[in-house]
This is a predicted structure of a 74-nucleotide RNA (transfer RNA) from a soil metagenome. It matches the Rfam family "tRNA". It is annotated as a transfer RNA. The RNAcentral record of the sequence draws on MGnify.

């Protein structure tokens, strides 16, 4: 140095152009049950969807280009 994949909550991921305004599992606070604690029920914060710029009436979703990861190959 080439090709491809991949970057969305603390962590593992869903979502492949429009109602659901971004969501789950797990993880954390808060309350209930419990003598405590675990479990188990209830509630809750938590995100400018790497970054920037395009296309679009509309973009996490496509496109261009940079950071980061990571497979293959000279």
């Nucleotide at each position: 140095g080439g090709u491809c994949c991949c970057g969305u909550a603390g962590c593992u991921c869903a979502g492949u152009g429009g109602a659901g305004c971004a969501g789950a599992g797990c993880g954390c606070c808060c309350g209930a049950u419990u003598c405590c604690g675990g479990g188990u029920c209830g509630g809750g914060a938590g995100g400018u969807c790497g970054c920037a710029c395009g296309u679009u009436c509309g973009a996490g979703u496509c496109g261009u280009g940079c950071c980061g990861g990571g497979a293959c190959u000279g």